The prediction has a mean pLDDT of 75.
The RNA shown here (FMN riboswitch aptamer (RFN element)) has 183 nucleotides and comes from Bifidobacterium primatium.
RNA sequence: ACGCAUCUUCAGGGCAGGGUGAAAUUCCCGAUCGGCGGUAUAGUCCGCGAGCAUGCAGGUGCGAACCGCCAUCCGGCCGGCAACGGCCGUCGGCGUUCGCGUUGAACAUGUGGGAGCGAAAGCGCUCGUGAACCGGUGGGACUCCGGUACCGACAGUCAUAGUCUGGAUGGAAGAAGAAUGCG
Numbered sequence: 001a002c003g004c005a006u007c008u009u010c011a012g013g014g015c016a017g018g019g020u021g022a023a024a025u026u027c028c029c030g031a032u033c034g035g036c037g038g039u040a041u042a043g044u045c046c047g048c049g050a051g052c053a054u055g056c057a058g059g060u061g062c063g064a065a066c067c068g069c070c071a072u073c074c075g076g077c078c079g080g081c082a083a084c085g086g087c088c089g090u091c092g093g094c095g096u097u098c099g100c101g102u103u104g105a106a107c108a109u110g111u112g113g114g115a116g117c118g119a120a121a122g123c124g125c126u127c128g129u130g131a132a133c134c135g136g137u138g139g140g141a142c143u144c145c146g147g148u149a150c151c152g153a154c155a156g157u158c159a160u161a162g163u164c165u166g167g168a169u170g171g172a173a174g175a176a177g178a179a180u181g182c183g
Stems, first nucleotide, its partner, number of pairs: 002183005007177004017029003031163002033152002035048004043150002051111005058103009068094003074089006112127003116123002132148005154166003
């Protein structure tokens, strides 16, 4: 310095002002926001990202066994005048089976949260992903510059929510570390 494992820390922003109304940060005008990796700098490209656990198809890595197939370096033996051929060993690839690890869509089972209904028992619902084009610059941009668009879970609500409240002081793609161990 690098690799692997572990640990620690971190890891989402946003309706000003106005209209209608009994009531709206939910409707209307308007305002405003943009997780992570990749790539010429990206909310819109390619991917990733959140209930949890277990099981399962498949993928993938390692190891073992097995015979089968393919191929080859080298070595040995046999045949041949030779070119070369055959057999055995070794080595490599493919395949099959088994074991372990990892990943894992859909589904199944169990279980947890949320609000709802119900007198209760309980019941069903839900627990995250949508959207871009044109012109310009350039070797290269759906990413930059200019312009015009578009998108945004679920539950709740005196009235329909990207922006309020809630699950969530949670979880997570991932990021960082002069942390620990091994190589």